[in-house]
This is a predicted structure of a 475-nucleotide part of an RNA (small-subunit ribosomal RNA, 3' major domain) from an uncultured bacterium.
Context: one part of a larger RNA
C1' cells in the first nucleotide's frame, strides 16, 4: 500500500431473526461418484460440478467398443487423361463395398476446347471430438447491480506513496448537500430503452356490442364506433404542493390530490479488476503429436450395466381428502412436410376411418385446473398410496421397439408407510410463497417429473441486528 485479526466505530443484503413451504425417511425420474464392462466416449468437481454442456443417446446423433473394409482419401483447391449429369435391373455381401447390366448423350463454342458434374491417375496435401483453458482468441460464471475502480493539473513526503476518494448530514448508491490544498475529470450509480399500472387522440376487421330493428336464440343479421380489446401516437409522477423536522442545505416524516408516490412492479443493462475458475469438444489459433492411422467408411453394440453413496425433482403418506355425477371463469403460445373440429361411424381407451375450415384476432390445436353444487367413503394400509409385475393391444412413431420408445385396457397391488421423516439443511417480504393447470422450445419421426414461459385461486411474518454467512467504509 493492501490483505487478515475468535481488534473497535457505522451500515447493508431472506444474512440471522419472525413467519410459510420444503429437502433429509419411502417409491420412482433424472445427473454424478464408485463399481462392472470389449466400450460402459468426453468435459464440468465448494459457493460458482451433480434435471450441468444435453432446447430431448432404438439407428443417425457418436466422439466409445467389436468386426468387416478404404489410403490423395467422406471434405477443398492445382494437374494429367476418360466419361455429360443422370438412371434401370441382377449377384455376393450384416453392410460398406465388389462384379455384370439398361436407358440417357443435355449446355456454351471462335469447332481447338470451355463450364457443372461423375470415374481413374500423380503428388502437393487432406484429415484429426488427439494433446496443452497453464500458449492464446472469442463467449461464459463468480465476487455483484455489491458501490466501487481511477485519471489530469496542483499540493505534501528523499522515496514507496498521499491528497482529491477523508470529515458532518443524507441516500438504493462516491446518491446529493456542507465543511475542506485541492481543483476538475473518465468508467460505474441513475437516466435514455422495452415491458407492466391510468387516461386521451386516430384506426374499425377477423375483434367488441349499449342503444334500434330482426331472429333459426349462435353478435346469428342489418346495424352501430359507445364499451372491451387490438397498436401507433400522446399525456401522466416531477419530492411538483402544504404541513413538520433540519444547518437557511441535501434530505427525511406526514398529508392532499391522483389510476400509479418518493427508484410505482418487473425486465435487459454487469466498472476496475479477482478466482492461471469454465471452455482446444461451438468455433477460431500457436505448439506438439497421428499419417495403409490417432484419418475414412460400413454393420452390430455401448452412452440405458448396477451391491452402493450423493445431489436435484416427481407421486405421496390422505377427509382442507380419494371416487362418481353436474356445472362456471384465463392467459400465452403454436400450427401448410403442419393444426385438423364439429357432426357421423367403429372401439372400454390409447386411438383409427372420414375429410371441412385455417398460411390464422377468422379454423385448428382447446375439455383449463383448483372452483362450485350434489352423492359416496368414516380413519381402515382404507375406495388413501401407487411402484413393481403378468396378460392383452387392429394403439403410435419409425426401415426396424430384443437389447432400449411412449401409451391404451384388465388383473396384481409393494415400500414406505401407522402420520410428514434423525443430525443437518434449503427456498421465500406479495400478486411473493403455496396451489392448480395451461403453452412453447429442441430438426424433435417418436420420447419429460427437466427448461423456459403463461395465467387462475391466493397467505403469514418482519419486535429487531445481540449471533451465524456474505458485503461495504472509516480506524
Nucleotide at each position: 500500500u493492501g490483505a487478515c485479526g475468535g481488534g473497535g466505530g457505522c451500515c447493508c443484503g431472506c444474512a440471522c431473526a419472525a413467519g410459510c413451504g420444503g429437502u433429509g425417511g419411502a417409491g420412482c425420474a433424472u445427473g454424478u461418484g464408485g463399481u462392472u464392462u470389449a466400450a460402459u466416449u468426453c468435459g464440468a468437481c465448494g459457493c460458482a460440478a451433480c434435471g450441468c454442456g444435453a432446447a430431448g443417446a432404438a439407428c443417425c446423433u457418436u466422439a466409445c467398443c467389436u468386426a468387416c473394409a478404404c489410403u490423395u482419401g467422406a471434405c477443398a483447391u492445382c494437374c494429367u487423361c476418360g466419361g455429360a449429369a443422370c438412371u434401370u435391373u441382377c449377384u455376393a455381401g450384416a453392410g460398406a463395398u465388389a462384379g455384370a447390366u439398361u436407358g440417357g448423350u443435355g449446355c456454351c463454342u471462335u469447332c481447338g476446347g470451355g463450364a457443372a458434374c461423375c470415374g481413374a491417375g500423380u503428388g502437393a496435401c487432406a484429415g484429426g471430438u488427439g494433446c496443452u483453458g497453464c500458449a492464446u482468441g472469442g463467449c461464459u460464471g463468480u465476487c455483484g447491480u455489491c458501490a466501487g475502480c481511477u485519471c489530469g493539473u496542483g499540493u505534501c513526503g528523499u522515496g514507496a506513496g498521499a491528497u482529491g476518494u477523508u470529515g458532518g448530514g443524507u441516500u438504493a448508491a462516491g446518491u446529493c448537500c456542507c465543511g475542506u490544498a485541492a481543483c476538475g475529470a473518465g468508467c460505474g450509480c441513475a437516466a435514455c430503452c422495452c415491458u407492466u399500472a391510468u387516461c386521451c387522440u386516430u384506426a374499425a376487421u377477423u375483434g367488441c356490442c349499449a342503444g334500434c330493428g330482426g331472429u333459426u336464440a349462435g353478435g346469428c343479421c342489418g346495424g352501430g364506433a359507445a364499451c372491451u380489446c387490438u397498436a401507433a401516437g400522446g399525456a401522466g409522477a416531477c419530492u411538483g404542493c402544504c404541513g413538520a423536522u433540519g444547518a437557511c442545505a441535501a434530505a427525511u416524516c406526514g398529508g392532499a390530490g391522483g389510476a400509479a408516490g418518493g427508484u410505482g412492479g418487473g425486465g435487459a443493462c454487469g466498472a476496475c479488476g479477482u478466482c492461471a475458475a469454465g471452455u482446444c469438444a461451438u468455433c477460431a489459433u500457436g505448439g506438439c503429436c497421428c499419417u495403409u492411422a490417432c484419418g475414412u467408411g460400413u454393420a452390430g453394440g455401448g452412452c440405458u450395466a448396477c451391491a452402493c453413496a450423493c445431489g436435484u425433482g416427481c407421486u405421496a403418506c390422505a377427509a382442507u381428502g380419494g371416487c362418481c355425477g353436474g356445472u362456471a371463469c384465463a392467459a400465452a403460445c403454436g400450427g401448410u412436410u403442419g393444426c385438423g373440429a364439429a357432426a357421423c361411424c367403429c372401439g372400454c381407451g390409447a386411438g383409427g376411418g372420414g375429410a371441412a375450415g385455417c398460411u390464422a384476432a377468422u379454423c385448428c390445436g382447446a375439455g383449463a385446473a383448483a372452483g362450485c353444487c350434489g352423492g359416496u367413503c368414516g380413519u381402515a394400509g382404507u375406495c388413501c398410496g401407487g411402484a413393481u409385475u403378468g396378460g392383452g393391444g387392429u394403439u403410435c412413431u419409425g426401415c426396424a421397439a430384443c437389447u432400449c420408445g411412449a401409451c391404451c385396457c384388465c388383473g396384481u397391488g409393494a415400500a414406505a408407510g401407522u402420520u410428514c421423516g434423525a443430525a443437518a439443511u434449503c427456498g421465500c417480504u406479495a400478486g411473493u410463497g403455496a396451489u392448480c393447470g395451461u403453452g412453447a422450445a429442441u430438426u424433435c419421426a417418436g420420447a419429460a417429473u427437466g427448461u423456459c414461459a403463461c395465467g387462475g385461486u391466493g397467505a403469514a411474518u418482519g419486535c429487531g441486528u445481540u449471533c451465524c454467512c456474505g458485503g461495504g467504509c472509516c480506524u
About this RNA:
The full RNA is in RNAcentral, with records from ENA and SILVA. Rfam family: Bacterial small subunit ribosomal RNA.